Predicted 3D model of a 74-nucleotide RNA (transfer RNA) from Endozoicomonas acroporae.
[in-house]
């Protein structure tokens, strides 16, 4: 350099054929429970969906370019 897969919450990930509120588990905070802690239950905060453009009434999802990660190849 070429090819393939991927980038979504602090971490690991889901998100169906583009469709009306962006989610799960863990973690974090508060409350309940306990003599206290852990465990458990309830509630809550936290996201430019890697970046910039394009297509569309509508984009995490489709297209182009760029950046980053992993693998293969020369």
């Nucleotide at each position: 350099g070429g090819c393939u897969a991927g980038g979504u919450a602090g971490c690991u990930c889901a998100g169906u054929u583009g469709g009306u509120u962006a989610g799960a588990g863990c973690a974090c905070a508060g409350c309940a429970u306990u003599c206290a802690u852990a465990a458990u239950g309830c509630u809550g905060g936290g996201g430019u969906c890697g970046g910039c453009a394009g297509u569309u009434c509508g984009a995490a999802u489709c297209u182009g370019c760029c950046c980053c990660u992993a693998g293969c190849u020369a």
Taxonomically the source falls in Endozoicomonas (Bacteria, Pseudomonadati, Gammaproteobacteria, Oceanospirillales).